[in-house]
RNA sequence: CGAGCCGGCUAGGCAGCCGCGGGUGCGGCGAUCUCCAACUUGCCGCACGCGAGGAACGUCCGGACUCCACAGAGCACAGUGGUGGGUAACGCCCACUCGGGGUGACCCGCAGGAAAGUGCCACAGAAAAAAUACCGCCCACGUUGUUCACGCUACGGCGAGAGGAAUGUGGGUAAGGGUGAAAAGGCGAGGUAAGAGCUCACCGCGCGGCUGGUGACAGCCGUGGCAUGGUAAACCCCACUGGGAGCAAAACCAAGCAGCGCACGAAGAAGCUGCUCGCUGAGUGCGCGGGUAGGUUGCUUGAGCUGCGUGGCAACACGCAGCCUAGAUGGAUGGCUGCCGCCGGCCCUGCGGUAUACGCAGGAGCACCAGCACAGAAUCCGGCGUAUCGGCUGGCUCGUGUG
Numbered sequence: 001c002g003a004g005c006c007g008g009c010u011a012g013g014c015a016g017c018c019g020c021g022g023g024u025g026c027g028g029c030g031a032u033c034u035c036c037a038a039c040u041u042g043c044c045g046c047a048c049g050c051g052a053g054g055a056a057c058g059u060c061c062g063g064a065c066u067c068c069a070c071a072g073a074g075c076a077c078a079g080u081g082g083u084g085g086g087u088a089a090c091g092c093c094c095a096c097u098c099g100g101g102g103u104g105a106c107c108c109g110c111a112g113g114a115a116a117g118u119g120c121c122a123c124a125g126a127a128a129a130a131a132u133a134c135c136g137c138c139c140a141c142g143u144u145g146u147u148c149a150c151g152c153u154a155c156g157g158c159g160a161g162a163g164g165a166a167u168g169u170g171g172g173u174a175a176g177g178g179u180g181a182a183a184a185g186g187c188g189a190g191g192u193a194a195g196a197g198c199u200c201a202c203c204g205c206g207c208g209g210c211u212g213g214u215g216a217c218a219g220c221c222g223u224g225g226c227a228u229g230g231u232a233a234a235c236c237c238c239a240c241u242g243g244g245a246g247c248a249a250a251a252c253c254a255a256g257c258a259g260c261g262c263a264c265g266a267a268g269a270a271g272c273u274g275c276u277c278g279c280u281g282a283g284u285g286c287g288c289g290g291g292u293a294g295g296u297u298g299c300u301u302g303a304g305c306u307g308c309g310u311g312g313c314a315a316c317a318c319g320c321a322g323c324c325u326a327g328a329u330g331g332a333u334g335g336c337u338g339c340c341g342c343c344g345g346c347c348c349u350g351c352g353g354u355a356u357a358c359g360c361a362g363g364a365g366c367a368c369c370a371g372c373a374c375a376g377a378a379u380c381c382g383g384c385g386u387a388u389c390g391g392c393u394g395g396c397u398c399g400u401g402u403g
Stems, first nucleotide, its partner, number of pairs: 001399010012340007020051002023048009053374001057385002060383005065246004072277004077242005082096005097111001098109004112237002117235002119231003134177002136173009146163003150159003185203002188200003204226001205224008250297004259288006270280002304323008341372002344369002347363006
């Protein structure tokens, strides 16, 4: 210098004017009270301070909290799935192991069990699981015609033999070909009629032992000639986890109204989801009709944030100090102006191009034009996933050049 890998931070800035939602303080006017003051409260004004995010999003997972038994048992069902740790918990995070990819930094993995059982494996292929033989290879026997040499001959042939060829029957084989996503360990040598773990070396696999490790697992040694193809994101098995509904939870205040019909119900409705048990114990469901659609609590101080220190490889934990940081309810967090920043257009140059089309690279950035990513809280946290114009920054790898 070029190409890349893994993280962290940020999310246009400043000023002026106007405005919006909470909070605190002060003032004014009213309400409350028989009256006055205080308290409380409503409205208005002023001042001060606060007011969206890294994802507030999707609502996928885990919790807190609330109610239903301060949540119980069994089955069913659902989820998770290498090991160890972290955590309130998790399907998250960290470290490690194994497998795969990359020269490497590093990345990816829905990573338990296929000798418990069942199912499935399309097409092709002979055969898709404890099998088979299509081509091929080999052996034996037969038939056909042929070549070679031999014997006999009445010279026409005949006899017996060997070799190779074609074909048929019977058998051997699983090396080779062919099919497939996958073909009954791989590869080399020996061996054989041809072959074959038939035998041997190496690799792989199974089993046993030793060593190291908390463990997943790894290494080494011995042994078995190999004995069970794949699929569990098929049923299933194993281990672990899970009660239901959700802030429109739930509780309270105020206002208003009118009940009626049907069905079920102490032989148990309903809570409670599929079932059974268990608990509580009187209403429940549907239809018609009537009223209201206001307020308060929950509500934001919390597994909180920042800094430092300690322990730990890390996730994280602990200690000390400091800080308070939205709480709306038709739903605030905005609008205008000016200056600056950035991107693009416009402008100039070069290259490609027939080209004033278009593309690439560089420059100018004075003026002008258009713009400033994704996105917007609603009970609150921890994660994951997804979206995102750009900018700043740390560590590392590979290549090339120079010293």

Bacterial RNase P class A from Arcanobacterium sp., 403 nucleotides, folded computationally. The model forms 97% of the base pairs in the Rfam consensus. The coordinates come from a structure-prediction model, not an experiment, and the mean pLDDT is 77. Rfam family: Bacterial RNase P class A. From the family's description: Ribonuclease P (RNase P) is a ubiquitous endoribonuclease, found in archaea, bacteria and eukarya as well as chloroplasts and mitochondria. The gene name in the source record is rnpB. The organism belongs to Arcanobacterium, within Bacteria.